Small-subunit ribosomal RNA, 5' domain from an uncultured bacterium, 504 nucleotides, folded computationally. RNAcentral holds the full RNA, with entries from ENA and SILVA.
Context: one part of a larger RNA
């Protein structure tokens, strides 16, 4: 010093932290949705008209879930530290070898057409999960044509550089965009350029232990060509060559997330990587890709495996290393809480909806900090205890007693800021009747723990008798023990004190 644990003890508050072990298995609830100002439109509700069988049918108007198509998000936020000794991380460069949705800005466009498909309806299979067929319908879904930029190729000209080259421009050829909605205020669409943001890749240096690991490597090292990628590259493939690394420690084995930091120390250094921030890796185990600006995707898909559950035995479902919570493991680590009021995020023109992010509350002295458990006076130095040389000493101005105060706790009254936005207005605070302020009563309700042989501050009596026991080291105890046990006294810390573990 500590993310601590254990023993004894315990009044209050503020702030911070709280599974270090089994990346063990998980019941239950919640943790990612939103948009009707993209689309077709239903059930239902209200009103009206008509028919009449007087409570039903049809039509119209208004409103309108749930589901569906479509769009954006779900790649963020949150968790964990398995793996990984590596350009993973840190730092400094480079990309003339790259991408970037939403956002900002600049320029130019938005012309014409088409066929489907969910939904709905009908039929049907299945225990379920879930399907199948037919008919029919829409779009900011899909497709075609036009036009344009871009891109690619060829040719010509010009400029620049850093080797491969980069840029500008002209002609020709090829390719090749778009979407509407509206409450009329707006919100959107396409292409190209630039920016911003975020990423990708490469390199210099730094980056654990073992030589009781000395040789290692076959896509291996390089070349040519091709494929692939946003992009360079053995990244992949065909062929060719035989290289590449290594005592300046290759290879192998073991261990380990890295950093900012944190602890210690005068520093150098040593140790460490909880909380907070940045990066990386992972999401039951292993593998593959799809969609997309972005994933090889924690609460997406597919395959294989282990495990659990449902089943009508044909077949299906699942993944808390999200927040709570449960079993288990362990010396050991909390509530199946409240709220979206604030901050932030997603969607939406907005209202708003969602948000176990977050803001708060609960639990436990786990830590740090602060406060209190009273203050002043008071001697016949009371009683009692302990010791005694029996005179007394000590506990001790301590108590009693007198005079005061009322922090904190208690109780009563008042009572916030955090709120800006939004909304026509009304209104809108989880925390919370909390913090804070005022009044009231009463010293009233609040001290323990360890130690006292030396190191090391603090001593006597009794009991025990190498016994019982103590102990960090030296060592105490065998009849006068300041070292064991108890008592009185003392010392040190104090709502804590001591022990144990670990680091300096």
């Nucleotide at each position: 010093a500590u993310g601590a644990a254990c023993g004894c003890u315990a009044g209050c508050g503020g702030c911070a932290g709280g599974c270090c072990u089994a990346a063990u298995a998980c019941a239950u609830g919640c943790a990612a949705g939103c948009c009707g100002a993209g689309c077709g439109g239903u059930a239902g509700a209200g009103g009206g008209u008509a028919g009449c069988u007087u409570g039903c049918u049809a039509c119209c108007c208004u409103u309108g879930a749930g589901a569906g198509c479509g769009g954006c998000g779900u790649a963020c936020g949150g968790g964990u530290g398995c793996g990984g000794a590596a350009c993973a991380c840190g730092u400094g460069u480079g990309c003339a070898a790259c991408c970037u949705g939403c956002c900002u800005u600049u320029a130019u466009c938005a012309g014409g057409g088409a066929g489907a498909u969910a939904g709905c309806c009908u039929u049907u299979c299945g225990a379920a999960a879930g399907g199948a067929a037919g008919a029919u319908u829409a779009a900011u879904a899909u497709c075609c044509c036009a036009u344009a930029a871009u891109a690619u190729a060829a040719u010509g000209a010009c400029u620049g550089g850093c080797a491969u080259c980069a840029g500008u421009u002209a002609u020709u050829a090829u390719u090749g965009a778009a979407a509407g909605c509206u409450c009329c205020g707006g919100c959107g669409g396409a292409u190209a350029g630039a920016g911003a943001u975020g990423g990708g890749c490469a390199c210099g240096c730094g980056c654990a232990a073992g030589a009781u690991u000395a040789g290692u490597u076959a896509g291996u090292u390089g070349g040519u060509g091709a494929g692939g990628u946003a992009a360079c590259g053995g990244c992949u493939c065909a062929c060719c060559a035989a290289g590449g690394c290594g005592a300046u420690g290759a290879u192998c084995u073991u261990u380990a997330g890295g950093g900012g930091g944190c602890c210690u120390g005068a520093g150098a250094g040593g140790g460490u990587g909880a909380u907070c921030c940045c990066c990386c890796a992972c999401a039951c185990u292993g593998g593959u890709a799809c969609u997309g600006a972005g994933a090889c995707a924690c609460g997406g898909c597919c395959c294989a495996g282990a495990c659990u559950c449902c089943u009508a035995c044909g077949g299906g479902a699942g993944g808390c290393a999200g927040c709570a919570g449960u079993g288990g493991g362990g010396a050991a680590u909390a509530u199946u809480g409240c709220a979206c009021a604030a901050u932030g995020g997603g969607c939406g023109c907005a209202a708003g909806c969602c948000u176990g992010a977050u803001g708060c509350a609960g639990c436990a002295a786990c830590g740090c900090c602060g406060c209190g458990u009273g203050a002043g006076g008071g001697a016949u130095g009371a009683c009692g205890g302990c010791c005694u040389u029996c005179g007394g000493g000590u506990u001790g101005c301590a108590a009693a007693c007198c005079u005061c105060u009322u922090u904190u706790a208690g109780u009563a009254g008042g009572g916030a800021a955090g709120a800006a936005g939004c909304g026509a207005a009304a209104g809108u605070g989880a925390c919370g009747g909390u913090a804070c302020c005022u009044g009231c009563a009463g010293a009233a309700a609040a001290a323990g723990c360890a130690c006292c042989g030396g190191c090391u501050a603090a001593c006597u009596a009794c009991g025990u008798g190498c016994c019982a026991g103590c102990a960090g080291c030296c060592g105490c105890g065998g009849u006068a023990a300041u070292a064991c046990g108890u008592a009185g006294g003392g010392u040190g810390c104090a709502a804590g004190c001591g022990u144990u573990g670990u680091c300096c």